[in-house]
RNA sequence: CGAGUCGGCCGGGCGGUCGCGUCGGCGGGGGAGACCCCGUCGCCGAGGAACGUCCGGGCUCCACAGGGCAGGGUGGUCGUUAACGGCGACCCGGGGUGACCCGCGGGACAGUGCCACAGAGAACAGACCGCCAGCAGCGCCUCUCCGGAGACGCGGCUGGUGAGGGUGAAACGGUGGUGUAAGAGACCACCAGCGCACCGGGUGACCGGUGCGGCUCGGUAAACCCCACCCGGAGCAAGGUCGAGAAGGGACGGCGGGCGACCGCCGUCCUGCGCAGGCGUUCGAGGGCUGCCCGCCCGAUGCCUGCGGGUGGACCGCUCGAGCCCGCCGGCAACGGCGGGCCUAGAUGGAUGACCGCCCAUCGGGAGGCCGCGAGGCGCCCGAGGACAGAACCCGGCGUACAGGCCGACUCGUCCG
Numbered sequence: 001c002g003a004g005u006c007g008g009c010c011g012g013g014c015g016g017u018c019g020c021g022u023c024g025g026c027g028g029g030g031g032a033g034a035c036c037c038c039g040u041c042g043c044c045g046a047g048g049a050a051c052g053u054c055c056g057g058g059c060u061c062c063a064c065a066g067g068g069c070a071g072g073g074u075g076g077u078c079g080u081u082a083a084c085g086g087c088g089a090c091c092c093g094g095g096g097u098g099a100c101c102c103g104c105g106g107g108a109c110a111g112u113g114c115c116a117c118a119g120a121g122a123a124c125a126g127a128c129c130g131c132c133a134g135c136a137g138c139g140c141c142u143c144u145c146c147g148g149a150g151a152c153g154c155g156g157c158u159g160g161u162g163a164g165g166g167u168g169a170a171a172c173g174g175u176g177g178u179g180u181a182a183g184a185g186a187c188c189a190c191c192a193g194c195g196c197a198c199c200g201g202g203u204g205a206c207c208g209g210u211g212c213g214g215c216u217c218g219g220u221a222a223a224c225c226c227c228a229c230c231c232g233g234a235g236c237a238a239g240g241u242c243g244a245g246a247a248g249g250g251a252c253g254g255c256g257g258g259c260g261a262c263c264g265c266c267g268u269c270c271u272g273c274g275c276a277g278g279c280g281u282u283c284g285a286g287g288g289c290u291g292c293c294c295g296c297c298c299g300a301u302g303c304c305u306g307c308g309g310g311u312g313g314a315c316c317g318c319u320c321g322a323g324c325c326c327g328c329c330g331g332c333a334a335c336g337g338c339g340g341g342c343c344u345a346g347a348u349g350g351a352u353g354a355c356c357g358c359c360c361a362u363c364g365g366g367a368g369g370c371c372g373c374g375a376g377g378c379g380c381c382c383g384a385g386g387a388c389a390g391a392a393c394c395c396g397g398c399g400u401a402c403a404g405g406c407c408g409a410c411u412c413g414u415c416c417g
Base pairs, nucleotide, nucleotide: 001413002412003411004410005409006408007407008406009405010404012359013358014357015356016355017354018353020045021044023042024041025040026039027038028037029036030035047388051399052398054397055396056395057394058393059235060234061233062232066294067293068292069291071231072230073229074228075227076090077089078088079087080086091105092103093102094101095100106226107225111224112223113220114219115218128165129164130161131160132159133158134157135156137154138153139152141150142149143148173191174190175189176188177187178186192216193215194213195212196211197210198209199208200207201206239316240315241314242313248271249270250269251268252267253266254265255264256263257262273308274307275306276305277304278303279302286298287297288296289295323342324341325340326339327338328337329336330335360386362384363383364382365381366380369378370377371376
C1' cells in the first nucleotide's frame, strides 16, 4: 500500500429572520365549581434506530386468581438478569489459508406417519444390466464303434448372488484376505461408527484412554408425539381523584354563536335512579372466579319485564427511572458492588420546522507544488455536497432501514529499506 475480520463512535457546525409545543412570569377572559382559554416575554424542546410491535418485565384493574385437563412457549452446558425466546463464556458440528464466522443444537432401539423426481428396489428393501448353476432347444464345427460324445455361439425358462455397473439427497460400513459354482460380517485382521463397562480430566455440556460386543441400526420431531422447564386474564381507551347535585356513570352523533375556553338547542344505546307488575330469601331467584371440569366465593337494600325523567364536567395517571455520565473495585466476559456528579420532550389532529449567509467531512474534475534513498505520503484550484426516519405509560432486548465518515485491535498478500 492492497484485500479483509472484529469492536466502538459520529451521523452536519455557527449566526440571523419567521413559525410551532410544554413549563414559568405578566396582562385579559370563560365556568356554579373542579379548573380552563387568549395575548405577550423568557427557558427548554426527538433517535440510534424514537420504527416494526416480535419477545420479556414494571405499573393498573379483574375476587391477591387453588387443583387438574386442554392450550401456548422454550430446548447443548454453565453463568448473567427484575425477566426473557436476550446477552456472555465454554462444548459439539460446519465453513474459511487466516483474523474470524454460522448453527430453530433435547429424544428417531416408546409408538405412528412421510420420503417428490429418477430408479429393478426407499426400510425388518430390491434382481434392470452383469456374474454363477441347472434344464430343454436352435445354429455351426470336430471326433466317431453311426448309438452318440465334445467345443463354440444365440436367445428362452428356473434358481442363486446385494461383490461390479447404473439411478438417486440417501441403496443396509471401508480396505485386504479366507471362503464359494459365483458371492456375501458368512468368517478373520486392521480402520471407522455405535453400545456397554472401567480409569483419568472438567461445576457441566463434554474430552482423552483401555477392554468387551459383528452390534453396523437410513433420514425427517420449523410431522404427530415423548421428556424437562415456564406461562391466570385484560391492557394507560389500564385505572384513579375532584366538582356540582334532587344519583349518577360510560359510549355514539347532529344544528347555531364565539379566535378559543365556552354558551344555546336536538337525537340514540348500556348501566344506574324513580314508578308499576311478576319471581325469590338457606329445599335460595340470580351472578362471579375471562376455554372446560372440580372446587370455591358473592347473594335479598335481590332478580326479570315494561314505562318515565335526567345527563354529556374537570384534572391526575405523564415521566426521577431496573435513569444518565465519570472514577475505582470484583469477574475472561455478560454483569455486579461502591463513591461522586447531573435532571434531560411530555403532545392528544398530535410541537421539535422553513428560508438566508459562512464553514466542514466526503466525492468528481483539473494543474503538477512540497517531503522521503525508496515503496509511497502531504498539499493547491473549480464544482457537487449530508441518509434512514420521527417520541405518545415507562423500561430491558431482538429484528429491520440508513448518504457519508472517524477511531482501535487483528489477519492474509504485495512492494521498499
The RNA shown here (Bacterial RNase P class A) has 417 nucleotides and comes from Geodermatophilus nigrescens.
It matches the Rfam family "Bacterial RNase P class A". The family's RNA type in Rfam is ribozyme.
The organism belongs to Geodermatophilus, within Bacteria.
The sequence was found by an Rfam model in a public genome assembly.
The prediction has a mean pLDDT of 76.